Predicted 3D model of a 420-nucleotide RNA (Bacterial RNase P class A) from an uncultured Sphingomonadales bacterium.
RNA sequence: CCAGGGGGCCGGGCAGCCGCGUCAGAGUUUACUCUGCCGAGGAAAGUCCGGGCUCCACGAAACAAGGGUGGCGGGUAACGCCCGCCCGGCGAGGAUUUCGGUCCGAAGUCGAGGGAAAGUACCACAGAGAGCAAACCGCCGAUCAGGCCCCUCGGGGCACAGAGGUAAGGGUGAAAGGGUGCGGUAAGAGCGCACCGCGCGACUGGUAACAGAAGCGGCAUGGCAAACCCCACCCGGAGCAAGACCGAAUAGGGGCAACGCGUUCUUUAUGGACAGGCGUGUUUCGCGCCAGUUGCCCGGGUUGGUUGCUUGAGCGUCGCGGCAACACGACGCCUAGAGGAAUGGCUGCCGGCGAGGAUACGGUCCUGCAAUAGGAUACCGUCCGCGUCACAGAACCCGGCUUACAGGCCCCCUGGCAAU
Numbered sequence: 001c002c003a004g005g006g007g008g009c010c011g012g013g014c015a016g017c018c019g020c021g022u023c024a025g026a027g028u029u030u031a032c033u034c035u036g037c038c039g040a041g042g043a044a045a046g047u048c049c050g051g052g053c054u055c056c057a058c059g060a061a062a063c064a065a066g067g068g069u070g071g072c073g074g075g076u077a078a079c080g081c082c083c084g085c086c087c088g089g090c091g092a093g094g095a096u097u098u099c100g101g102u103c104c105g106a107a108g109u110c111g112a113g114g115g116a117a118a119g120u121a122c123c124a125c126a127g128a129g130a131g132c133a134a135a136c137c138g139c140c141g142a143u144c145a146g147g148c149c150c151c152u153c154g155g156g157g158c159a160c161a162g163a164g165g166u167a168a169g170g171g172u173g174a175a176a177g178g179g180u181g182c183g184g185u186a187a188g189a190g191c192g193c194a195c196c197g198c199g200c201g202a203c204u205g206g207u208a209a210c211a212g213a214a215g216c217g218g219c220a221u222g223g224c225a226a227a228c229c230c231c232a233c234c235c236g237g238a239g240c241a242a243g244a245c246c247g248a249a250u251a252g253g254g255g256c257a258a259c260g261c262g263u264u265c266u267u268u269a270u271g272g273a274c275a276g277g278c279g280u281g282u283u284u285c286g287c288g289c290c291a292g293u294u295g296c297c298c299g300g301g302u303u304g305g306u307u308g309c310u311u312g313a314g315c316g317u318c319g320c321g322g323c324a325a326c327a328c329g330a331c332g333c334c335u336a337g338a339g340g341a342a343u344g345g346c347u348g349c350c351g352g353c354g355a356g357g358a359u360a361c362g363g364u365c366c367u368g369c370a371a372u373a374g375g376a377u378a379c380c381g382u383c384c385g386c387g388u389c390a391c392a393g394a395a396c397c398c399g400g401c402u403u404a405c406a407g408g409c410c411c412c413c414u415g416g417c418a419a420u
Base pairs, nucleotide, nucleotide: 001416002415003414004413005412006411007410008409009408010407012350013349014348015347016346017345018344020039021038023036024035025034026033027032041391045402046401048400049399050398051397052396053239054238055237056236058286059285060284061283062282063281066235067234068233069232070231071085072084073083074082075081086113087111088110089109090108093104094103095102096101114230115229119228120227122223123222136170137169138166139165140164147158148157149156150155178196179195180194181193182192183191198217199216200215203212204211205210243307244306245305246304253298254297255296256295257294258293259292262274263273264272265271276290277289278288279287314333315332316331317330318329319328321326351389352388353387354386356384357383358382361381362380363379364376365375366374367373
């Protein structure tokens, strides 16, 4: 310098004038004034995940239904997230080539990455044939009889037809039942062999996924599960419009239906025992309730105020452990809490970006030993005016993911070229 990648930060600045909100303090005409600290984001967006918190569900166990996740190991409050590793694809480029292609492959990046030999389904069209097959064009091709030719009359050759054989060559297709080569065959075929490929794999390494691999085998069994399904693991419901308190007022309202209101002991009752019903999708156990429970219809009142509401699985620095995510410890910091919804408006100067105009003043380039020398050039600086300044606003809080983003700055990784 070229090419390919990963990460972080900022995303306007300064000044003046006027205007907002919470909290604290003071004053004081109780409703205002003054002063002070603080006052939107990296995504506040999407509402896709996981939680904290609140309320409801009687508890435990097993099962069912429904939903979620899916390589291995670790992190975390948890996750579908993060970190590391394994496998596969892509990857700047490199090697090779019969120029069709084939192989290797950095940093990195993507993966909805368990199972197709449990079963079911699907693979349009084309094609002979697409899950257990298949012969369109082809290749080989005997016997009997017949045709032609030769002949030593035994037989041999050729052509037509042709039972049958075949899947090497061609065609169709996204994909056609392993690939290349040699042998073999009537012609062929893993039919046999060598190598590759596929399957099983002693042993070795690794926590594991997995990698290597002596040897053996069949020469063999497509794709698709983001199709149903199978396997492993996990999962109560609803949500701040959750909830709590205060206040107010009405009518402690009316009607209908279903189920239940049982037996026994003691001196009544109480109490005890049994049975039944309810509290659960089913079952078992325990506990609770038993005179009410459940469902539907009509009608009345309430929409006000306070709170939940900001100190957090919080942030920063350092140390220590770890490849890392992160964990632990020490010290320090407090950074919105509105309630129809605050943080804004105006002015001036500056800054970033874009194209344009001017200029040889400086840088730059060339000549020259050099110069305070000469020349070239609008590339950079300089001057002028014009345009423009991204995505985008908290509303209980937090950890993630995904999406949007003008422009600027910084760091790191890989490969190639050049110089030293």
Rfam family: Bacterial RNase P class A. Rfam classes the family as a ribozyme.